[in-house]
Molecule: transfer RNA
Organism: uncultured Actinomycetes bacterium
RNA sequence: GGUCCCAUCGUCUAGCGGCCUAGGACGCCUCCCUUUCAAGGAGGUAGCACGGGUUCAAAUCCCGUUGGGACUGCCA
Numbered sequence: 001g002g003u004c005c006c007a008u009c010g011u012c013u014a015g016c017g018g019c020c021u022a023g024g025a026c027g028c029c030u031c032c033c034u035u036u037c038a039a040g041g042a043g044g045u046a047g048c049a050c051g052g053g054u055u056c057a058a059a060u061c062c063c064g065u066u067g068g069g070a071c072u073g074c075c076a
Base pairs, nucleotide, nucleotide: 001072002071003070004069005068006067007066010026011025012024013023018056027045028044029043030042031041032040049065050064051063052062053061
């Protein structure tokens, strides 16, 4: 250099064009319960790497960029 794969809440992850104003678990916050703590119950919290394109509609498809990873060349 070439080819391929990956990027979603603080963490792990679901998603495969329309049911996504993005779901779940853990965490965190508030309240209840408890003498206290833990456990338990109720509620809340925060995310699609970035820029374009296609489409009536994009987390999802295409192109580019950035970052990470795998395989594989060339020169010396």